Background
This is a predicted structure of an 85-nucleotide RNA (Bacterial small signal recognition particle RNA) from a Capsulimonadales bacterium. The coordinates come from a structure-prediction model, not an experiment, and the mean pLDDT is 79. Rfam family: Bacterial small signal recognition particle RNA. By type it is a non-coding RNA gene. Rfam describes the family as follows. The signal recognition particle (SRP) is a universally conserved ribonucleoprotein involved in the co-translational targeting of proteins to membranes. The RNAcentral record of the sequence draws on ENA. A source record names the gene ffs.

RNA sequence: AAAUACGGCAGCGGGUCGGCCUCGAACCAGGUCAGGGUCGGAAGGCAGCAGCCUUAAGGGGUACGGCCCGUGUGUCGUGGUCUCA
Numbered sequence: 001a002a003a004u005a006c007g008g009c010a011g012c013g014g015g016u017c018g019g020c021c022u023c024g025a026a027c028c029a030g031g032u033c034a035g036g037g038u039c040g041g042a043a044g045g046c047a048g049c050a051g052c053c054u055u056a057a058g059g060g061g062u063a064c065g066g067c068c069c070g071u072g073u074g075u076c077g078u079g080g081u082c083u084c085a
Stems, first nucleotide, its partner, number of pairs: 001083001003081002005078006012070007019062005029054004037046003
């Protein structure tokens, strides 16, 4: 001096969980419920399909965060090991 071992700091790739965004229910989620139905003398009420909205399970994305993996990256430290001068 180089390599390597151990350790610190950072970063790369992947996995997983969470956050955020987005998609997402013919009926067995909710809200609002046109039309129609039904009760009523009436005023109005009741149930409620379609539609719309919010979402669940789940899917996708993420330059955010935690954890884990890596014959892998960089830097610093010890002088532990080895090689060379």